The part of an RNA shown here (large-subunit ribosomal RNA, domain V) has 585 nucleotides and comes from Cenarchaeum sp. SB0675_bin_21. The coordinates come from a structure-prediction model, not an experiment, and the mean pLDDT is 81. The organism belongs to Candidatus Cenarchaeum, within Archaea. The full RNA is in RNAcentral, with records from ENA.

Context: one part of a larger RNA
């Protein structure tokens, strides 16, 4: 000096492993006392429709039920003269007839007539009497009942009319014509119906949410760690009553069980005796408590009172309603000889605001009206109920969906765990003719792995692209083949079981979207796995998982379905790093 290889710096091109690459405050999921669309037998309303009624609204008539008043009428057992409604009074009643007289009015042919009234007259009749009968009649008064008439009231049904009103038509209008007609139409009030329309709601807890449950208000025991307090969808259970006696008081009594005895009578019936601190009972859960009682039985009662104060639990800092409990004072009582006890029940569960409605109490209080009847409210006490139990008035659906948020919370992946899964070991009952360990190996016990399925909710919801296939690479060994070697219940061939070993290999086809699996013919063999179930800024997009649609099932419906089915936009110009090829120094 040349060639080659390696390295460094810079550059060019290509690729798409990483930057949980970019894009879009995740559309799945949950949450919000957020929204919207839709549905309905959600709640509350409104149109509309309908029914009744008032006004507009008049005339004439027929029929008819009710009610009130007035008048008239009816009332039959048998007996009795006979068609006795009932009750009371009751010994007389009737004068309208006829005759006579007086007065007044009126008419008059002056003879008189008519009407009203007063007085006299007394015939006749009815009743009484008697008889019958539960009841006795005349007459008077009151009531019932039947039928009928008149009037009033508010009606009902129907018929007819035309002037209100309405409709049609002609007309520029006034108006005319035709039809309907007191019904329509119009209007006020009230009832019903009413997703046609509108507004609104559609609880909470929760090992995600939903489904389930109530752990949402109370009581008992455990957990609870020897004061008190104490959580979980922790364990075991209860309450939302009951009782006029199962309450108060006074008095008396003693239980369960066992043993002995005893007619029917037996293991157990009722009776007698003995033992018997409680092994019974106390309305009900559990705990505590209770024997001359808190248990059982009887007498008398109603304190299961009225008014007021204090303390306490609920509620372990302060504060806290409802509700519960204890205690004291006053009053009037119950029981007891008395002392005394009694404001429900042996104790601890058995419960409920405002507003509204309603009830009780008081010769209480306040307000308004024009007068009465009356109206509204206050004071004290009770009831009607909110169990999501300190108490809104309240159904669904959304895959047509939207917004605010959340990795406070699910689905994928990762982390932790490893019941499940896979693999291994200890022991060795038994099988293996005999013989645990050639081979297989129950029960029990101990591990490893992190390829299954779970659990958890630690990272990510201002997004880490989700199954399978294709492509391409690398790693593990618990080795399917190929290599070496040991044991054999290994004669050989062929096998079975171990040890070392991951260099290389482990293929093709049919069905299915499939992974898997089944099948076919080969092969030395057709091993198993990891790498964000490797790999979508590499491809695909068959499946799943938007919007359309069909079927089955469910739902009244809108709609829903790890049910089926057909269809259905896969973006990115490469900054850094990395890789590959190349160039220059």
């Nucleotide at each position: 000096c040349c060639a080659u290889c390696a390295u460094c710096u810079u550059c060019c091109a290509u690729c798409g492993g990483g930057g949980a690459g970019a894009g879009a405050a995740g559309a799945c999921c949950c949450c919000g006392u957020g929204g919207a669309g839709u549905u309905u037998u959600a709640c509350u309303g409104c149109a509309g429709c309908u029914u009744g009624u008032g006004c507009c609204u008049g005339u004439a008539g027929u029929a008819u039920a009710g009610u009130a008043a007035g008048g008239a009428u009816u009332g039959c057992a048998c007996a009795g003269g006979g068609u006795a409604u009932c009750u009371g009074g009751g010994a007389g009643c009737c004068a309208u007839g006829c005759c006579c007289g007086g007065c007044a009015u009126u008419c008059u042919a002056c003879g008189g007539g008519a009407u009203g009234u007063c007085g006299g007259u007394g015939a006749a009749g009815c009743a009484a009497c008697g008889a019958u009968g539960u009841a006795a009649c005349a007459c008077c008064a009151g009531a019932c009942u039947c039928u009928u008439c008149u009037u009033g009231c508010a009606g009902u049904a129907c018929u007819a009319c035309u002037u209100a009103u309405c409709c049609g038509u002609u007309g520029a209008a006034g108006a005319g014509c035709g039809g309907a007609g007191a019904c329509a139409a119009g209007u006020g009030c009230a009832g019903g119906u009413g997703g046609g329309c509108a507004g609104u709601u559609c609880g909470g807890c929760u090992g995600g949410g939903g489904c389930g449950g109530c752990a949402c208000c109370c009581c008992u025991u455990u957990g609870a760690a020897a004061a008190g307090a104490u959580a979980u969808c922790a364990a075991a259970g209860g309450g939302g009553c009951c009782c006029a006696a199962a309450g108060g008081u006074c008095a008396g009594u003693u239980c369960a069980a066992a043993c002995g005895g005893g007619u029917c009578a037996g293991a157990a019936a009722u009776c007698c005796g003995u033992u018997g601190a409680a092994g019974a009972g106390g309305g009900c859960a559990a705990a505590g408590c209770c024997a001359a009682a808190a248990a059982c039985u009887g007498g008398c009662c109603u304190g299961a009172c009225u008014g007021g104060g204090u303390u306490u639990c609920c509620a372990a800092a302060c504060g806290c309603a409802c509700g519960g409990a204890a205690u004291c004072c006053a009053g009037a009582g119950a029981c007891g000889a008395a002392a005394g006890u009694c404001g429900g029940g042996c104790u601890u569960a058995g419960c409920g605001a405002u507003c509204c409605u309603u009830c009780g109490u008081g010769u209480g209080c306040c307000c308004a009206c024009u007068a009465u009847u009356g109206g509204g409210g206050c004071c004290c006490g009770g009831a009607g109920g909110u169990g999501a139990c300190a108490g809104a008035a309240a159904a669904a659906u959304u895959a047509c969906c939207c917004c605010a948020g959340g990795g406070a919370u699910a689905a994928c992946a990762g982390g932790c765990u490893c019941g499940u899964c896979g693999c291994g070991g200890g022991c060795g009952a038994g099988a293996g003719c005999u013989c645990c360990u050639a081979u297989c190996g129950a029960c029990c016990c101990c591990g490893c792995g992190g390829u299954u399925u779970g659990g958890u909710a630690c990272c990510u919801c201002g997004a880490u692209g989700u199954c399978g296939g294709c492509u391409u690479u690398u790693c593990c060994u618990a080795u399917c083949c190929u290599g070496g070697u040991c044991c054999u219940g290994c004669a050989g061939c062929a096998g079975g079981g171990g040890c070392c070993a991951a260099g290389g290999g482990u293929g093709a086809g049919g069905c299915u979207g499939c992974u898997c699996g089944c099948c076919u013919a080969u092969u030395a063999a057709a091993a198993g796995g990891g790498a964000a179930c490797a790999u979508g800024a590499g491809c695909u997009g068959g499946g799943u998982u938007u919007a359309g649609a069909c079927c089955g099932u469910c739902g009244u419906g809108a709609g829903a379905c790890a049910g089926g089915u057909c269809g259905g936009u896969c973006u990115c110009u490469g900054c850094c790093u990395g890789a590959u090829g190349g160039a220059a120094g």